Small-subunit ribosomal RNA from a Patescibacteria group bacterium, 1480 nucleotides, folded computationally. The prediction has a mean pLDDT of 82. The sequence is in RNAcentral, with records from ENA. Lineage of the source: Bacteria > Bacteria candidate phyla.
RNA sequence: UUAUUGAGAGUUUGAUCCUGGCUCAGGAUGAACGCUGGCGGCGUGUUUAAGGCAUGCAAGUCGAGUGGGUUUAGACCCACGGCAAACGGGUGAGUAACACAUUGGUAACCUACCUCGAGGACGCGCAUAACUCUGCGAAAGUGGAGAUAAUACGCGAUAUGGAUGGGGGGACAAAAGUCAUUCCCAUUGAAAGUUCCGACGCCUCGAGAUGGGCCUAUGUCCUAUCAGCUAGUUGGUGAGGUAAUUGCUUACCAAGGCGAUGACGGGUAGCGGGUGUGAGAGCACGACCCGCCUCACGGGGACUGAGACACUGCCCUGACUCCUACGGGAGGCUGCAGUCAAGAAUAUUCCUCAAUGCGCGAAAGCGUGAAGGAGCGACGCCGCGUGAUCGAUGAAGCCCUUCGGGGUGUAAAGAUCUUUUCUUUGGGACGAACUAAUGACGGUACCAAAGGAAUAAGGGGCUGCAAACUUCGUGCCAGCAGCAGCGGUAAUACGAAGGCCCCAAGCGUUAUCCGGAUUUAUUGGGCGUAAAGGGUCCGCAAGUUGCUUGUUAAGUCAGUGGUCAAACUCCAGAGCUCAACUCUGGAACUGCCGUUGAUACUAACAAGCUAGAGGUCGGGAGAGGCGAGCGGAAUUGCCGGUGUAGCGGUUAAAUGCAUUAAUAUCGGCAAGAACACCAAAUGCGGAAGCAGCUCGCUGGAACGCACCUGACACUUAGGGACGAAAGCGUGGGGAGCGAACGGGAUUAGAUACCCCGGUAGUCCACGCUGUAAACCAUGGUCACUAGGCAUUGGGAGUAAUCGACCCUCUCGGUGCCGUUAUUUUAAGGUAACCCGUUAAGUGACCCGCCUGGGGAGUACGGCCGCAAGGCUAAAACUCAAAGGAAUUGACGGGGACCCGCACAAGCGGUGGAGCAUGUGGUUUAAUUCGACGGUAAGCGAGGAACCUCACCAGGGCUCAACUACUAGCUGCAAAUCCCGAGAAAUCGGGACGCCUUCGAGGGUGCUAGAUAGGUGCUGCAUGGUUGUCGUCAGCUCGUGUCGUGAGAUGUACGGUUAAGUCCGAUAACGAGCGCAACCCCCAUUCUGUGUUUUACGUGUCACAGAAAACUGCCCCGUAUAACGGGGAGGAAGGAGGGGAUGACGUCAAAUCAGCAUGGCUCUUACGUCCUGGGCAACACACGUGCUACAAUGGCCAGUACAAUGGGUCGCCAAGCCGUAAGGCGGAGCUAAUCCCAUCAAAGCUGGUCUCAGUUCAGAUUGAGGUCUGCAACUCGACCUCAUGAAGCUGGAAUCGCUAGUAACCGCGUAUCAGCUAUGGCGCGGUGAAUACGUUCUCGGGUCUUGUACACACCGCCCGUCACGUCAAGGAAGCCGGCAAUGCCCGAAUCCCGAGUUCUCGGGAGAAGGUAGGGCUGGUGACAGGGACGAAGUCGUAACAAGGCAUCCGUAGCGGAAGCUGUGGAUGGAUCACCUCCUUU
Repeated sequence: UUAUUGAGAGUUUGAUCCUGGCUCAGGAUGAACGCUGGCGGCGUGUUUAAGGCAUGCAAGUCGAGUGGGUUUAGACCCACGGCAAACGGGUGAGUAACACAUUGGUAACCUACCUCGAGGACGCGCAUAACUCUGCGAAAGUGGAGAUAAUACGCGAUAUGGAUGGGGGGACAAAAGUCAUUCCCAUUGAAAGUUCCGACGCCUCGAGAUGGGCCUAUGUCCUAUCAGCUAGUUGGUGAGGUAAUUGCUUACCAAGGCGAUGACGGGUAGCGGGUGUGAGAGCACGACCCGCCUCACGGGGACUGAGACACUGCCCUGACUCCUACGGGAGGCUGCAGUCAAGAAUAUUCCUCAAUGCGCGAAAGCGUGAAGGAGCGACGCCGCGUGAUCGAUGAAGCCCUUCGGGGUGUAAAGAUCUUUUCUUUGGGACGAACUAAUGACGGUACCAAAGGAAUAAGGGGCUGCAAACUUCGUGCCAGCAGCAGCGGUAAUACGAAGGCCCCAAGCGUUAUCCGGAUUUAUUGGGCGUAAAGGGUCCGCAAGUUGCUUGUUAAGUCAGUGGUCAAACUCCAGAGCUCAACUCUGGAACUGCCGUUGAUACUAACAAGCUAGAGGUCGGGAGAGGCGAGCGGAAUUGCCGGUGUAGCGGUUAAAUGCAUUAAUAUCGGCAAGAACACCAAAUGCGGAAGCAGCUCGCUGGAACGCACCUGACACUUAGGGACGAAAGCGUGGGGAGCGAACGGGAUUAGAUACCCCGGUAGUCCACGCUGUAAACCAUGGUCACUAGGCAUUGGGAGUAAUCGACCCUCUCGGUGCCGUUAUUUUAAGGUAACCCGUUAAGUGACCCGCCUGGGGAGUACGGCCGCAAGGCUAAAACUCAAAGGAAUUGACGGGGACCCGCACAAGCGGUGGAGCAUGUGGUUUAAUUCGACGGUAAGCGAGGAACCUCACCAGGGCUCAACUACUAGCUGCAAAUCCCGAGAAAUCGGGACGCCUUCGAGGGUGCUAGAUAGGUGCUGCAUGGUUGUCGUCAGCUCGUGUCGUGAGAUGUACGGUUAAGUCCGAUAACGAGCGCAACCCCCAUUCUGUGUUUUACGUGUCACAGAAAACUGCCCCGUAUAACGGGGAGGAAGGAGGGGAUGACGUCAAAUCAGCAUGGCUCUUACGUCCUGGGCAACACACGUGCUACAAUGGCCAGUACAAUGGGUCGCCAAGCCGUAAGGCGGAGCUAAUCCCAUCAAAGCUGGUCUCAGUUCAGAUUGAGGUCUGCAACUCGACCUCAUGAAGCUGGAAUCGCUAGUAACCGCGUAUCAGCUAUGGCGCGGUGAAUACGUUCUCGGGUCUUGUACACACCGCCCGUCACGUCAAGGAAGCCGGCAAUGCCCGAAUCCCGAGUUCUCGGGAGAAGGUAGGGCUGGUGACAGGGACGAAGUCGUAACAAGGCAUCCGUAGCGGAAGCUGUGGAUGGAUCACCUCCUUU
């Protein structure tokens, strides 16, 4: 100094960052639709069918050019004539073009009316319309005869100038030519009058103004799946034609012209000023207004005229409509209104020429659907109103509520006030310019008075984005939705109500455009893995290009002139009351053209240079290429020998080979293919690729010393060449391997993996194909930006050496810089991973490619190919994602380490039998309910005959069996007892029978009301409690640090432990919940006390307290630590044994039936009382147990030793009775005292049984009893006698236990009247075996790895098939459209020729016909693929080593995913090895 200018959000995930699409918030519209609607101003209104149109109007005027008719007169009418009708108004069909815009040119042109200037108007003549007469025709119209005028028409004269032709001079100029116009000659062409005497006209020429014609440059959509187009085509000459240039036309000549800077073709489209949006650059659009163009029913054509090839003129043709007497005619609303049709949709058959303008006229004036106005439509913009002030701790209604209250809400009512608007009345314009007269709008705007809050509010939304929340209804239904997504019984998302938010005479929705979208990126993007580098090289066009000097001035920069219409936009001001709107002035319009300068850069030209590039020379390296020859090992076959029964193959087998002698072994012969070791991280090549040895030919690169050329360079669209494997053609060859194929296995199947065979092929020659994960998923060239190490090739250097090696430096190539301490790759970049002088860093140039996923690298078209197929390459439709990197988990038929009665080693069981018990199932009136892998099933239940009880049948009650309250009424009862009915509940009757402060209170009964009650539902609404992983060692936090972030670190690692236990180390330092310890019991000793016990007690025992164990001591190992091993002492030794104690969390785990509780639900019942039944059923299946199957035993007799517990509604002694259960009895005991309880059994001693369904086993059944209880029928336990079933050690499978444990043995106790207890919880007695070890099974922990999983492998997911829907492509054909071409026909009209009243001939020529093609569209039996769809079918391809690593190219095969061969990639896990790097 200038400018006032840029916002984001939702959605992929468990979470994160990135990429990327979809969606939203804004503005706009000639809009439409839904709901609603008071007023005014200014605008605006068929975007569709350029579809068809009834009716009226939209262009006339002049008597001062002329003739006539009618008329009393004003005047009117017809015709000739003049001017106008080419303007004004409408439309956007066509047109991709000089159509339009901008800039120039026209000396290559025209211009009526108008203006200015110069000059002129003399003489003569022939007709004709109206009119009269008369025909034809339905009409439209038209023929014949006669008369007449003019500013109508014709002829002659005049000619300064004009036109045409010829010639001369001047200026400019290379020429062509142009200019001032000058001079000369020849030829030729004019006129009109009227008259009121003012004037208006007429002719010629020149000039101006205005309006046009033509030409040029630049700009102007999509498509290359349109690549070649063109015969009047390009140019010339002659002729014709035009106002004028020109192939504009024609004849001849030449063969040109255009095109990747996109010709030609196809599609779409009027162009501009401008409009919308945007920060801008842009993108989209072209209504209204202005300029230009174009068209006028479709097509063609000319006439008149200054001007047209003419919207309301003419001719012809076609389609359509109308009239008709059928002969023939008429018509053109894309003018204003209006109508039909079409459509989502767009107005009055209005008023006036008052104003502005236009035409005619001398004028008055006439005409004007131009225009000025009014009407209709909220279609848009703008303005106003629907009232204002006061008015309650706040009415009613409605809504919510924790029931207390809160909201609507000063809102209403009510009081006071105002009158914009409205109604009525009165007044009343500007617009009139022009002295007068003249106003459609309009009695309008405006003003005044009166009346009265009176006449006037809706629409959308309320999960997030995005402002605004509750209740009810509904129950994945009905529905919503712009995206994400809501709805499956507590929905702020559906519907309604209340409340709230936003806008407001509007509010929403739909459609379209811009924006946000930096999502086509010029401003302003990318390509290792997200979409994206061409397989590689050569190279024309094109783009870019080293250093120095000079010239020019094209680009560039500066000044200046012209133009860029007005309107629009912006700024300032003004007029309507404001605003919208309108007016005035300025700016701006980023452009184009001219002119004057500047010369740094780019460019052009000229001259030079050597740093880029190339060349000559030299000695070296190499699996570079091509050809020829040679070699050995191995394999297979054949021949011969030896030799005998197997060989081969696999996880295991079989097919196969073999007594016709295989395999094995020895010798010989033959064939083809490939080249072990060297060999490596190596080398070479443009890539593909290249490996035995030798020779020949040949390409390239690196290095070194000098010299030469002098920018010769880089990249490269199109083009060309090369291009693994597979495959194709022809001819060879064929040992091994080996798609297809055959067989054998495996399997549910196995078109596979494994095995036995085996054809194409693999090999060679020639030709084709042209693709790969052709990858470093990384285009080429140049320059710059720290290093270190290794290796390979060349060169140099000093010293040394006989020489080589070694060492240092340098140029070129190839690699690495990761890991446990010891080793840094720095900077920079990246979404991260990672890249990092071999860049993915920093720059420059050029090329290729990308723009959401799928459809699809597919269809169609084109090109190539013998084919397979390749290259190029879409759309409809569909989804809201698809992806990349990294994180935390989970998982793996991934890895490492560790633990556990996890396996192993042992002991004993279960699974078989009978019974008990629980469950399923079945049955039933009911068999109440819950629990269901582990973590349900001797579980809730620690005890169902009634009760319990929830189930069933039947009988009852209804304020209720129970709690608490209010009001009223009634009686004095209720309870208790007795009687009767009944199965009982209950009912009826009787007896007995209240308290009191006298208020009638308490109690009781009845009525009414809120209420009670429910083992009814929801454990997926909950609290509480519990199981489980798991007594596993883990789970976290604060601060710090690292990372864009999710997150990481801490908590990894080395040791160690039962332990995240401890130590060491460490970007971590600390801390918390867990672990351990603290608590209890047991084991030793001591002290104290002493109810009991004992004859007594330092005993035993009980209680209380104390001590003791800590790796404390010694040795060894180890980092000297933690810790581990051994030993001593000790009752006990390294946690001495046991218990209690259960981290963060997982399983929507269990429980609404233990309890509590939200919501829902029932209320003379789903509540409650009672009797009886049921929970106890029984073809069956499962779980947990008991008892056994016997001799380590059964039975009989004798005999020894415990501990924990329990007891007054109880335990119950002694004694007696009974075979026994038990009874009688009653002592003792509220318990170390008495009792259960002599407290036991196994044990020990003796006897018997002798291997059997038994002297085993005891089920089942019969009889008789005992006890509890109101009551043992359904349905108790026990006793006695009798009966004496299955069962002789248990298939697959499976469980428990590591020491006082298992096993065996008994005892006690809770619940409980009794008992189903063989169960549960405890107690003691007797008392073992084994553990090599961690490969495997199961579970768990830590670290690591892969992942397409995250409701997390019970995951995810692929393809066929079946069904339904949809879109697109193909298809025998069928039906259209468009633009051309050949031929035929040929209207009007024009041209040429002939004759010329008028006709004839030729040419061009629209429409039409015909023929074969081109392009494009519709439809089409059928067949194929694609997308989507609910829980369909078959398999399991992929993701983990996905159970055969996956994928790419190619070939064959197969229901399908797919499999196999061949070559390739790592975007493969794991282990081992090799090599490299670093340190010692």